[in-house]
RNA sequence: CCUGAAAAAGGCAAACUGUCCGAAAGGACGGGACGUAAAGCCACUGGCCUAAAUCUUCUUUAUUAAAGCGGAUACGGCGGCAGGGUUGCCGGAC
Numbered sequence: 001c002c003u004g005a006a007a008a009a010g011g012c013a014a015a016c017u018g019u020c021c022g023a024a025a026g027g028a029c030g031g032g033a034c035g036u037a038a039a040g041c042c043a044c045u046g047g048c049c050u051a052a053a054u055c056u057u058c059u060u061u062a063u064u065a066a067a068g069c070g071g072a073u074a075c076g077g078c079g080g081c082a083g084g085g086u087u088g089c090c091g092g093a094c
Stems, first nucleotide, its partner, number of pairs: 002092003011036002016031006034080001040086003044083003047078003053073004058068004
């Protein structure tokens, strides 16, 4: 520096589930293992999810507005979605 065929020591832990946090998406911890060579770390680019709040069509009430069905928006998330950055165990090749 490239690489993950076989192997060893280990690591992580999907679905589901208990408690807690959150408006939600989702998250933390425990149980649990479908998988996993960065399934370690960083929301930088793209993508995806959510919409409390803000804006808003319409409707109703009847008025500095309120309520309801929708729509738009991330400042909220997802790294176990792709790329990028960064660190690193073991084996193999050079």
A computed fold for a 94-nucleotide RNA from a Syntrophaceae bacterium, annotated as c-di-GMP-I-GGC riboswitch aptamer.
The coordinates come from a structure-prediction model, not an experiment, and the mean pLDDT is 85.
NCBI's taxonomy places the organism under Bacteria, Pseudomonadati, Syntrophia, Syntrophales, Syntrophaceae.